[in-house]
RNA sequence: ACCGGGGGCAACUCCGGUGAGAGUGGCGAAAGGGGCAGUAAUGCGUGGGUAACGUACCCCCUGGACCGGGAUAGCCACGGGAAACCGUGGGUAAUACCGGGAGACGUAGUCGGGAGGCAUCUCUUGACUACCAAACGGUCCGCCGCCGGGGGAGCGGCUCACGUGGUAUUAGCUUGUUGGCGGGGUAAUGGCCCACCAAGGCUGAGAUGCCUAGCAGGUGUGAGAGCACGACCUGCGCCACUGGCACUGAGACACUGGCCAGACACCUACGGGUGGCUGCAGUCGAGGAUCUUCGGCAAUGGGCGCAAGCCUGACCGAGCGACGCCGCGUGUGCGAUGAAGGCCUUCGGGUUGUAAAGCACUGUCGAGGGGGAGGAAGCCGCAAGGUUGACCUAUCCCUGGAGGAAGCACGGGCUAAGUUCGUGCCAGCAGCCGCGGUAAGACGAACCGUGCGAACGUUGUUCGGAAUCACUGGGCUUAAAGGGCGCGUAGGCGGGUCACCAAGUCCGGGGUGAAAUCUUUCGGCUUAACCGGAAAACUGCCUUGGAUACUGAUGACCUCGAGGGAGGUAGGGGUCUGUGGAACUUCUGGUGGAGCGGUGAAAUGCGUUGAUAUCAGAAGGAACGCCGGUGGCGAAAGCGACGGACUGGACCUCCACUGACGCUGAGGCGCGAAAGCUAGGGGAGCAAACGGGAUUAGAUACCCCGGUAGUCCUAGCCCUAAACGAUGGGUACUAGGUUGUGGACUAGACAUGGGUUCACAGCCGAAGCAAAAGUGUUAAGUACCCCGCCUGGGGAGUAUGGUCGCAAGGCUGAAACUCAAAGGAAUUGACGGGGGCUCACACAAGCGGUGGAGCAUGUGGCUUAAUUCGAGGCUACGCGAAGAACCUUAUCCUGGGCUUGACAUGUGCGAAAGCGGUAGGAAGUAGGGGGCGGAAACGUUCCCCCAACGGUAUCCAGUCCGGAACCUACUACAGGUGCUGCAUGGCUGUCGUCAGCUCGUGUCGUGAGAUGUCGGGUUAAGUCCCAUAACGAGCGAAACCCUUGCCCCUAGUUGCCACCCGUAAGGAGCACUCUGGGGGGACUGCCGGUGUCAAACCGGAGGAAGGUGGGGAUGACGUCAAGUCCUCAUGGCCUUUAUGCCCAGGGCUGCACACGUGCUACAAUGGCGUGAACAAAGGGACGCAAGCUCGCGAGAGUAAGCAAAUCCCAAAAAACACGCCUCAGUUCAGAUCGAAGGCUGCAACUCGCCUUCGUGAAGUUGGAAUCGCUAGUAAUCGCGGGUCAGCACACCGCGGUGAAUGUGUUCCUGAGCCUUGUACACACCGCCCGUCAAGCCACGAAAGAUCGGAGCGCCCGAAGUCGCCACACUAAGCUGGCGCCGAAGGCGAAACGGUCGAUUGGGACUAAGUCGUAACAAGGUAACCGUAGGGGAACCUGCGGUUGGAUCACCUCCUUU
Repeated sequence: ACCGGGGGCAACUCCGGUGAGAGUGGCGAAAGGGGCAGUAAUGCGUGGGUAACGUACCCCCUGGACCGGGAUAGCCACGGGAAACCGUGGGUAAUACCGGGAGACGUAGUCGGGAGGCAUCUCUUGACUACCAAACGGUCCGCCGCCGGGGGAGCGGCUCACGUGGUAUUAGCUUGUUGGCGGGGUAAUGGCCCACCAAGGCUGAGAUGCCUAGCAGGUGUGAGAGCACGACCUGCGCCACUGGCACUGAGACACUGGCCAGACACCUACGGGUGGCUGCAGUCGAGGAUCUUCGGCAAUGGGCGCAAGCCUGACCGAGCGACGCCGCGUGUGCGAUGAAGGCCUUCGGGUUGUAAAGCACUGUCGAGGGGGAGGAAGCCGCAAGGUUGACCUAUCCCUGGAGGAAGCACGGGCUAAGUUCGUGCCAGCAGCCGCGGUAAGACGAACCGUGCGAACGUUGUUCGGAAUCACUGGGCUUAAAGGGCGCGUAGGCGGGUCACCAAGUCCGGGGUGAAAUCUUUCGGCUUAACCGGAAAACUGCCUUGGAUACUGAUGACCUCGAGGGAGGUAGGGGUCUGUGGAACUUCUGGUGGAGCGGUGAAAUGCGUUGAUAUCAGAAGGAACGCCGGUGGCGAAAGCGACGGACUGGACCUCCACUGACGCUGAGGCGCGAAAGCUAGGGGAGCAAACGGGAUUAGAUACCCCGGUAGUCCUAGCCCUAAACGAUGGGUACUAGGUUGUGGACUAGACAUGGGUUCACAGCCGAAGCAAAAGUGUUAAGUACCCCGCCUGGGGAGUAUGGUCGCAAGGCUGAAACUCAAAGGAAUUGACGGGGGCUCACACAAGCGGUGGAGCAUGUGGCUUAAUUCGAGGCUACGCGAAGAACCUUAUCCUGGGCUUGACAUGUGCGAAAGCGGUAGGAAGUAGGGGGCGGAAACGUUCCCCCAACGGUAUCCAGUCCGGAACCUACUACAGGUGCUGCAUGGCUGUCGUCAGCUCGUGUCGUGAGAUGUCGGGUUAAGUCCCAUAACGAGCGAAACCCUUGCCCCUAGUUGCCACCCGUAAGGAGCACUCUGGGGGGACUGCCGGUGUCAAACCGGAGGAAGGUGGGGAUGACGUCAAGUCCUCAUGGCCUUUAUGCCCAGGGCUGCACACGUGCUACAAUGGCGUGAACAAAGGGACGCAAGCUCGCGAGAGUAAGCAAAUCCCAAAAAACACGCCUCAGUUCAGAUCGAAGGCUGCAACUCGCCUUCGUGAAGUUGGAAUCGCUAGUAAUCGCGGGUCAGCACACCGCGGUGAAUGUGUUCCUGAGCCUUGUACACACCGCCCGUCAAGCCACGAAAGAUCGGAGCGCCCGAAGUCGCCACACUAAGCUGGCGCCGAAGGCGAAACGGUCGAUUGGGACUAAGUCGUAACAAGGUAACCGUAGGGGAACCUGCGGUUGGAUCACCUCCUUU
């Protein structure tokens, strides 16, 4: 609230029923769900124990439920408060609560019996004592409940063993701590708690501290072993705003219960209250980033209930997210004018590409519409039957139509896939190596390609590769790595025999190892992912039976390991003490008289106050020559005269002793060169520091003169070295040869010598090992045992902490950051102020020069409008340029002019020359000549002359037509001495005419590579010979070629001329000279010597010439990004009315200066004059020019001859003869200047050459330095040629005269071979160190500031348990008080950790900063280690040590014969 009945006039009320709400009571709420803060053990995992325990609900068995009582919610009334909520009074029920009784099969105690075990004990049985139950309930009559006891299942509590992170830069921790006795407490053991007693407990097998972390099943990876991880799912633990506490209960110290405290948030009437999403959704914040405030209890499961049912963000579903896994689609077939477009192109084409279009098909997925099994079992009902789906949907049908559906990364190598353009160390890329500075397959874009595909890339992370932490499965001589050496603790490992045990070990059985996962197999979804079944596996732990070889435990024994005894031997083993001689210094005395000393050379220093030198004497300190030796001893450091004392060890021989007593050795202890420190001595020499002198740019050094600590002794510290064999110790095994040291044995009479054996110390070597070098019974071989150490370079043996030290400092010992290497051994080169051998005008010996002067010429610099460009040590500089007045000549400068062009190509035309194409123009035109403007180029119908072809016109064409030339415009292009020689070809220089550079095959080496090619000789030579794991070969060298020197033959014109004639011309001739051609000759062939019987060398003969006769041409592999884009050619870039082309003038010639190369001189070996000789090689027609004439001359005029063995240039000059000059700025020298001329040329002003006259400068042999030359050379003398109009001191050639010196390789330079060192390889012009300065980064120190976690002491003390007390007749209890404990809080002291910090310290890094030159070579003083002092810096010096030093000599040793 409704229904039925009763009462009442009615309002209303009473009874009963149904339903709802609140309350009482029961059960649950301790499960399920979430999270991982804490926790390194109160946890977890595995396996045990509980004789020390509990258990509501469920199951089984058994027994039982008697008699009573008093309250209290709800309700009613009143009151307080804003609220939350609360108080007082009244009254009521129960399966709520309480009292009494009975009670054993229960529990506890006592006393007995029996059985068993695990120490306390357990089980069972008997007796006695004490104690303890319940709801006469509910009901739909089926049943559901209640109480005691026993058992079960499942679940828990407690406990034990083993396992389960990092850090020792945390080494000591602990007082309820460890144990005991007695109590308390608990379900139960226990210091869990309390009183008392004892002084224990843990720890190097890591306690304590700090940091980090939930653990496991499993997950990822891996061949495995491992390594890393612990999302989802499952098991366990822990947490619930933070901290503390108890109550209730079977179970909690309780996620959505309580109390207190705190922080935070909210409400408030300011008095006081409330809250806890790490439940599901959702919000905010933070963040690179992570979802819906969804549906349903239909299923599964849970709680309650007899059940219906109710609750359930557990759960089942859906939504969002390519977040993951799986499946599917985005179409299929045909289709070549290989379309268009794009890209590339060698311009032919190729490619995109059957791709597209087009034609013919298909119908998955998706879309729209319509059906539809299954997930459903149950439940209700006597039955028939009825009923339950949030959500999903297999599948089927219809419609429609290729329609709606492809991207991402990459294309240098790794790594599949490339071209073009743009960009130009920019922009950018990049995982590593590395790309990008003008031709980018690496950046950006395009096209093309490659890979994967609903994905593809990136980033982060883990494992792998990584044997790169090495258990499986590494190393330590030199790459990182052996402790400096010993003694020894713990530990690890350990000889032989027997017995025994059975811990390890092995075999079998049992239990366990949850499920899921993984694997195999079978099955279910159309397949797969996914899911289900089975098997296997879970490599582990526990237990039990057995075996006993090995290890181990125990016992007994053995002698070979180890030790011991006896007898010998060697020794710089150690400590102490004494003694000695040489030397040195000082002092004293003598002699003596000017220097000594020192160095590369000097100086400082010492010395006439007498040094040095020398003699005698004295004193002092230190060190011990020869012997002395890869000889000895010692653990290492180390030890060196001789004697004594004490003392350690080793070796040999013998033995009848002990009986495994052994090896190693974390910690620990001891020893430990030099330097250094403390205290006291001592102090001769030496000598850090220091002073001085030198050297030098400087010289805080090297060298010199002094000199203090120190070096020495005693006592005590220090504790490090390249403390090294860069090699830990021990044991065993594995070819030899040889030497030394110390022993023993041996045949023989002894000695020398030989043999055997032990120990130590070396060398060479087999096998093996090693990356190689090397090592090799003294292992770095083969094995075992123990210790130490390493894990890329730098930062750094630093910082910090600790510890030791008097200090210096030692030991232990990081990180940030940074680099793509650092490193070892060996190879080939190159280099060396390394070595050996050998060459060369390389030096030396000579001759002549340069450098000084004047001039010429080139270069630099300067100047200029311009002074064009190139060349730059040797190998640029008289070079390109074999010749700039114009030209040449140029991007030189000034000025002017032209624009299809000064030059080339293109149709075709034309008789030809020649002319591009297209369009237009076009006969007095094009063109030519002249004029004009102009300096010229060029421009200009101003004048004159004047065309060519074809056709037509009755004849006649310059006139008309057409086309070509021509003009104008446009268009391809030409042109460029513009850039890049670092894009190139070609050519050239240089090393260097040096003797080298390579290959094939073979052999050696892992390999680079080596060998050959080295070695001994020899040569000019990689020339030849011998030897030889090499044998051969090629390019070079040589030879072949040219020239010159001798002879012969041949041929004689233009050559020649002995002979004849002749003045000559000429004739005659070809003998000679000469010229041209062809041959011969020279080959170490001959002799002697040396030498390896060789090659070859030396000497000689002959010969014109002798050992490649002289000269030339000839230039290996390569080097220098050498030189040249300006000879030529050429890629790319740039330019196009200009960077092209043309022209005039200027410049390239400019002049304070510097350098190179030359000429001429400085004079008398000369100059001048006069006279008179002798060449070769060349050139000549736009030429050479005789002769003659003129001129002083240059030259001019004229002119013969000659295309040249004919003619000409053409005179050769020096030399020779004679004369003059007489040492001077001259009779030297000739610059400069003046004047006058000549020649070439269009033109000599800038700017040519020559002649004559005059003028007459510097210069008197040249500093430092430097060049050439070894014989017909240097020197000297002239001649010719090319270029060229002209111009030559240059260049290229020719001949004449014609030396000196050296037969050596020490040095300078360069080169070749062998060897050595190397940190170089762009190769010594290399590499490289430190300070300082600048920028930037990370780190350390630092007065201090600040924060944090954990703990300690004291104070205060909430809630609460426990205990005591008080009140009430008492019990429980309540209330109050007290006490112990007790969270938060406050105060204090100390430690630890983090952050910041003025300033400060070093470090890392950074294309081109400063100072030096430390290291690498002998690095120019060998380097390095330790230590000490000093210094801008690298560094220097002292002391001791190392070789990881070169070179030379000596010694020693070894190998072969």
Small-subunit ribosomal RNA from Planctomycetaceae bacterium SCGC AG-212-F19, 1457 nucleotides, folded computationally. The coordinates come from a structure-prediction model, not an experiment, and the mean pLDDT is 80.